[in-house]
Context: one part of a larger RNA
RNA sequence: UGACGGGGGCCCGCACAAGCGGUGGAGCAUGUGGUUUAAUUCGAUGCAACGCGAAGAACCUUACCUGGGCUUGAACCGCAGAUGACGUUAUUAGAGAUAAUAAUUUUCUAGCAAUAGAACAUCUGUAGAGGUGCUGCAUGGCUGUCGUCAGCUCGUGUCGUGAGAUGUUGGGUUAAGUCCCGCAACGAGCGCAACCCUUAUCAUUAGUUGCCAUCGAGUAAUGUCGGGGACUCUAAUGAGACUGCCUACGUUAAGUAGGAGGAAGGUGGGGAUGACAUCAAGUCCUCAUGACCUUUAUGUCCAGGGCUACACACGUGCUACAAUGGGCGGUACAGAGCGACGCUACACCGCGAGGUGAUGCAAAUCGCAAAAACCGUUCUCAGUUCGGAUCGCAGUCUGCAACUCGACUGCGUGAAGUCGGAAUCGCUAGUAAUCGCGGAUCAGCAUGCCGCGGUGAAUACGUUCCCGGGCCU
Numbered sequence: 001u002g003a004c005g006g007g008g009g010c011c012c013g014c015a016c017a018a019g020c021g022g023u024g025g026a027g028c029a030u031g032u033g034g035u036u037u038a039a040u041u042c043g044a045u046g047c048a049a050c051g052c053g054a055a056g057a058a059c060c061u062u063a064c065c066u067g068g069g070c071u072u073g074a075a076c077c078g079c080a081g082a083u084g085a086c087g088u089u090a091u092u093a094g095a096g097a098u099a100a101u102a103a104u105u106u107u108c109u110a111g112c113a114a115u116a117g118a119a120c121a122u123c124u125g126u127a128g129a130g131g132u133g134c135u136g137c138a139u140g141g142c143u144g145u146c147g148u149c150a151g152c153u154c155g156u157g158u159c160g161u162g163a164g165a166u167g168u169u170g171g172g173u174u175a176a177g178u179c180c181c182g183c184a185a186c187g188a189g190c191g192c193a194a195c196c197c198u199u200a201u202c203a204u205u206a207g208u209u210g211c212c213a214u215c216g217a218g219u220a221a222u223g224u225c226g227g228g229g230a231c232u233c234u235a236a237u238g239a240g241a242c243u244g245c246c247u248a249c250g251u252u253a254a255g256u257a258g259g260a261g262g263a264a265g266g267u268g269g270g271g272a273u274g275a276c277a278u279c280a281a282g283u284c285c286u287c288a289u290g291a292c293c294u295u296u297a298u299g300u301c302c303a304g305g306g307c308u309a310c311a312c313a314c315g316u317g318c319u320a321c322a323a324u325g326g327g328c329g330g331u332a333c334a335g336a337g338c339g340a341c342g343c344u345a346c347a348c349c350g351c352g353a354g355g356u357g358a359u360g361c362a363a364a365u366c367g368c369a370a371a372a373a374c375c376g377u378u379c380u381c382a383g384u385u386c387g388g389a390u391c392g393c394a395g396u397c398u399g400c401a402a403c404u405c406g407a408c409u410g411c412g413u414g415a416a417g418u419c420g421g422a423a424u425c426g427c428u429a430g431u432a433a434u435c436g437c438g439g440a441u442c443a444g445c446a447u448g449c450c451g452c453g454g455u456g457a458a459u460a461c462g463u464u465c466c467c468g469g470g471c472c473u
Stems, first nucleotide, its partner, number of pairs: 007473007015463002019427005026319008034310002042053002064305007078126007087104007107118004130294002133292001135290001139288002141283003144279001151190006157166003170181003196271004201239007211228002215226003242265001245259005321420001325379005337368003342361002346357004386417001391412007433455007
């Protein structure tokens, strides 16, 4: 000077408290440990690993295993030599990689030609390629974390023999080292805030593919048509919020409390934005890269298998245990997206998953698209008309191919489960809870992830205690 203390003072945070809903018990999904295995590829391991890398393992992916092949190699690339265009098609053998055979083809430039050169291909030789091999404790880059916490420093000056101190402490105040006052300090930088995006209000401009108040036309019906720019909306430019105004408190300050006006009030809500450092934190399997190792193999091609195993343990989720519910029926209201190797209206066939025909749309025009919770009726407290695991049969779709190992449909089957021990998690408002919709990845395959809207609460006395953090001592 820091760090630490079951030392002290002050102050924050869903940290506790006050509430609401969960996890921990059940079944299943998924990740991990363990075990097993020829292999169950590798990494991540308190918070900050465990629905994590993986925004999608049937083959491929794929790095693993078994077996079959290749050795200047599948790709890149220099030189030398030899041969030939390259290529295309077919047959046979084989699990395929591949091998053999047959047919066909005969590049460009100069030149009458011989021939020479160029490009490409094959073979040989060599220099070298290759490596998801090792080291994240050799590294770059990127990332997590403390923490969106309010801190971290510097120049000059001053003090101290010096390490250092001061400034940055003190009195107030703030979300904030935010601001004010004081002060041997005076200033400055990185952070804070603001500038950026979005959302909430209004105005102007613009009016199609969007809208329809008024006028007219038409229909079984519909902004359908003429038309209109009012409204909604779209998307550009502006306005608006600054403690600006009033009262009180405060040191005449910074500011705090209340009020007015206002769509919005004291950072309006949300996002992006992450200081100096810390953890030899993570990543050599994105990429780049030093050193080491390997070179008929730790490289590379192929088929099949595995990553999907299963006495068990843990994490994260989904579905439930029912009446605030299950079944049936009718019917209303979104937002944000996506669409050409695509989204598909409509009609017909099928109980259905789906199939067949066909139409519009590169989309404010057409389609996905039905929003669902909501509403009515029935069931009457049961292991049930709850719950849906598991299993059997029959099918659909994608795809060379669903046995290992896909999703979905129909019929049958109908397990555990009656609200969960110790413990533990999330959340302060359009939030929790609950309801559905879309997208990325993607041939197919979400209960995961990322978004979107609908319905819409309870509680916060307070800071004694638990946890983490900041300042002073």
A computed fold for a 473-nucleotide part of an RNA from an uncultured bacterium, annotated as small-subunit ribosomal RNA, 3' major domain.
Model confidence (mean pLDDT): 84 of 100.